[in-house]
């Protein structure tokens, strides 16, 4: 140089004919214990990598950019 996949909450990862953006774990609080730890029951947390097109609407579809990992050469 080329061709393939990934990219969403701190961290691991769902989210299918395009319409409601979530799970574990973490973390905060409340409960519960004389205290911790476990249990519970609650909350904060998001430019779905960026940048553009299509559409009434895009995490999803298209193009192009950047990072990572893999073939090829």
């Nucleotide at each position: 140089g080329g061709g393939g996949c990934a990219u969403u909450a701190g961290c691991u990862c769902a989210a299918u004919u395009g319409g409601g953006a979530g799970a574990g774990c973490g973390u905060c609080g409340g409960c519960u214990u004389u205290g911790c730890a476990a249990g519970u029951c609650g909350a904060a947390g998001g430019u779905u990598a960026c940048c553009g097109g299509u559409u009434c609407g895009a995490u999803c579809c298209c193009g192009g950019u950047a990072u990572g990992c893999u073939c090829c050469a």
A computed fold for a 73-nucleotide RNA from a Tepidisphaeraceae bacterium, annotated as transfer RNA. Its mean pLDDT, the model's own confidence on a scale to 100, is 81. Rfam family: tRNA. NCBI's taxonomy places the organism under Bacteria, Pseudomonadati, Planctomycetota, Phycisphaerae, Tepidisphaeraceae. The sequence is in RNAcentral, with records from ENA.